[in-house]
Molecule: Glycine riboswitch aptamer
Organism: uncultured Jatrophihabitans sp.
């Protein structure tokens, strides 16, 4: 520094299309209503612990340098999965 293998926080909601079943209506197989789902779209909102940006103390004649879990939110994220700083263990 690597690799396994446990732990691991925070932050969501409308719409609408769609799929499933259910009621209820219809002399014609269509309609209508709530209800679950969440991959996509669209609004508008939040989160910070991959990354990444920024700065104190130091230091310097001056520039450069200079941390973070601060902070900024490009990126990431915001059901689940995955991701995920940090931590423990074994290992090289």
């Nucleotide at each position: 520094c690597g690799c396994g293998c446990g732990g691991g926080a925070g932050a969501g909601c409308c719409g609408a299309u769609c799929c499933g079943g259910g009621u209820c209506g219809a002399u014609g197989g269509c309609g209508a209503c709530a209800c679950g789902g969440a991959a996509c779209c669209g609004g508008c909102g939040c989160c910070g612990a991959a990354g990444g940006g920024g700065c104190a103390a130091c230091a310097u004649c001056c520039c450069c340098g200079g941390a973070a879990c601060c902070u900024c939110u490009c990126a990431g994220g915001c059901a689940c999965c995955a991701g995920g700083a940090c931590c423990g263990c074994g290992c090289g």